A computed fold for a 65-nucleotide RNA from Leeuwenhoekiella polynyae, annotated as Fluoride riboswitch aptamer (crcB RNA motif). The model forms 100% of the base pairs in the Rfam consensus.

RNA sequence: UAAAUUAAAGGCAAUGAGGUCUGCCUCAAACCGCUUCAAAUGAAGCUGAUGACUUCUACUAAAAA
Numbered sequence: 001u002a003a004a005u006u007a008a009a010g011g012c013a014a015u016g017a018g019g020u021c022u023g024c025c026u027c028a029a030a031c032c033g034c035u036u037c038a039a040a041u042g043a044a045g046c047u048g049a050u051g052a053c054u055u056c057u058a059c060u061a062a063a064a065a
Base pairs, nucleotide, nucleotide: 009026010025011024012023013022016056017055018054019053020052021051033046034045035044036043037042
């Protein structure tokens, strides 16, 4: 100096936050939703505040005060 491994730690999982669990990534990577128009660009449309569970907040609908 380079490589590998281990530990600790950090980051990420299509819209916010807390807790728990799971998975992925490791100084660049994990990650950056879906459908249709032949493909790319482009255009149009659709679902969801979760990766999963739960709580809160925002939004939407209904009812009551």